[in-house]
C1' cells in the first nucleotide's frame, strides 16, 4: 500500500429501518447497631461529516482510532 473486523452510558455487552436496553459502576432514599449485602429510585451513550428515507444506531459514502491479514 491493499484487504477485512470493531467502534454504542465510568466499563463490558445487546439492539439488522418506527421512543435507544441490560449488568456492573456512580448520586439519593430505605433496611442494619456500623460495614458489607439487598430494596426502591435518579443521572449519563450511538467515533466524526456528508447521502439515502415520511423516518438511520441500523443502508451508502468519506474520515478518525484500534484489531488483523496480505504486499
Nucleotide at each position: 500500500g491493499c484487504g477485512g473486523g470493531c467502534g454504542u452510558g465510568g466499563u463490558u455487552c445487546a439492539g439488522u429501518g418506527g421512543u435507544a436496553g441490560a449488568a456492573c459502576a456512580c448520586g439519593a432514599c430505605c433496611u442494619u447497631g456500623c460495614c458489607a449485602a439487598g430494596g426502591u429510585u435518579g443521572a449519563g451513550a450511538c467515533g466524526a461529516g456528508g447521502g439515502u428515507u415520511c423516518g438511520a444506531u441500523u443502508c451508502c459514502c468519506u474520515u478518525c482510532g484500534c484489531c488483523c491479514g496480505c504486499u
Molecule: transfer RNA
Organism: Elusimicrobiota bacterium